[in-house]
RNA sequence: GGAGUCGGCUGGGCAGCCGCUCCGUCCCACCGUGGGCGGGGAGGAAAGUCCGGGCUCCAUCGGGCAGGGUGCCAGGUAACGCCUGGGGGGCGUGAGCCCACGGAAAGUGCCACAGAAAAUAUACCGCCAACCUCGUGUUCCGGUACGCUGGAACAUGAGCGGUAAGGUUGAAAUGGUGCGGUAAGAGCGCACCGCGCCGGUGGCAACAUCGGUGGCAGGGUAAACCCCACCCGGAGCAAGACCAAAUAGAGGGACGAGCGGCCUAACGGCCGCGGCGCGCGGCCCGCGCGUGUCCCCGGGUAGGUCGCUCGAGGCGCCUGGUGACAGGCGUCCCAGAUGAAUGGCUGUCCACGACAGAACCCGGCUUACAGGCCGGCUCCCCAC
Numbered sequence: 001g002g003a004g005u006c007g008g009c010u011g012g013g014c015a016g017c018c019g020c021u022c023c024g025u026c027c028c029a030c031c032g033u034g035g036g037c038g039g040g041g042a043g044g045a046a047a048g049u050c051c052g053g054g055c056u057c058c059a060u061c062g063g064g065c066a067g068g069g070u071g072c073c074a075g076g077u078a079a080c081g082c083c084u085g086g087g088g089g090g091c092g093u094g095a096g097c098c099c100a101c102g103g104a105a106a107g108u109g110c111c112a113c114a115g116a117a118a119a120u121a122u123a124c125c126g127c128c129a130a131c132c133u134c135g136u137g138u139u140c141c142g143g144u145a146c147g148c149u150g151g152a153a154c155a156u157g158a159g160c161g162g163u164a165a166g167g168u169u170g171a172a173a174u175g176g177u178g179c180g181g182u183a184a185g186a187g188c189g190c191a192c193c194g195c196g197c198c199g200g201u202g203g204c205a206a207c208a209u210c211g212g213u214g215g216c217a218g219g220g221u222a223a224a225c226c227c228c229a230c231c232c233g234g235a236g237c238a239a240g241a242c243c244a245a246a247u248a249g250a251g252g253g254a255c256g257a258g259c260g261g262c263c264u265a266a267c268g269g270c271c272g273c274g275g276c277g278c279g280c281g282g283c284c285c286g287c288g289c290g291u292g293u294c295c296c297c298g299g300g301u302a303g304g305u306c307g308c309u310c311g312a313g314g315c316g317c318c319u320g321g322u323g324a325c326a327g328g329c330g331u332c333c334c335a336g337a338u339g340a341a342u343g344g345c346u347g348u349c350c351a352c353g354a355c356a357g358a359a360c361c362c363g364g365c366u367u368a369c370a371g372g373c374c375g376g377c378u379c380c381c382c383a384c
Stems, first nucleotide, its partner, number of pairs: 001380010012349007020041008028032001043355001047366002050364005055236004067232005072086005087101001088099004102227002107225002109221003124167002126163003132159012175193006194216001195214008240306004251296005258273006275291006313332008350353001
């Protein structure tokens, strides 16, 4: 200098003017959510709502079934599917990154196409001719009526058969390599590797390593059913609690229920007139509608209040720990709305500004993100 990897921080600045919301405080001759002053006012993800917990209500002796989840080991934590450290496997020259990483020698299921065969095995091309059967040829031995004929060996063809080393298919083919062995082959035998079992050593453990032993049980798939171990009661701030209009209805009490007509056994009902109330902007007339009045109680709608933000809290230092984290001391208070505030305009500067907006709270994970800053480490090249 180049390339890379891991971690952390930041997420336009300044000024002026005008607003919004919450809290504190003061003022009022309009007590209004009025005005003045002071202070706080989105994020690293506030997001997805995927996990875990707090909180609230309901349910609940304990336990089980069903259902769901998690899945190497140890630790951290309120808890977790998160985090830390370690083990194993894979990738990378490396820093480093990735892994649902229990069980397929319990059972069941599935494995397209291709291929002989996809799992109680099987045999397409090959390879073999030791053994068995049949045929052909050559040689040898024997017999002969000289035409042949019996037997043996060798060669060769076919059948029956042996084999799974090699070829062929596939994502995957019944342990791998080598030597021996054989007719050819094969854990058939042996050595090493792999695997299972037993034991020793190290480690809390996962596991590692060493020795012995068994020729070797065995394809893959469990984010297929399933088995094993462990965890999980349900619903959620529209949880839940309190206050409580108008209208209607139920209960109780007090006071009232005009005049006339009709119906009814009665309770009571209907019609007309009058009174009262409301509406037609106000008033008069007119028209329409309604009509016992008041009080108390219960439930609870609209509405309001609480829940609501001081919390497994932030920051700094010290101590313990490899670390996640824990403990101690000091210090700080840092949105709380409910049609729902956190904004708008102007000027100026620069590197010209991404993803995105709280709604009960917290711990995680995941996803989105323009640009900028800092640090650790690795590899390559060059110079000294």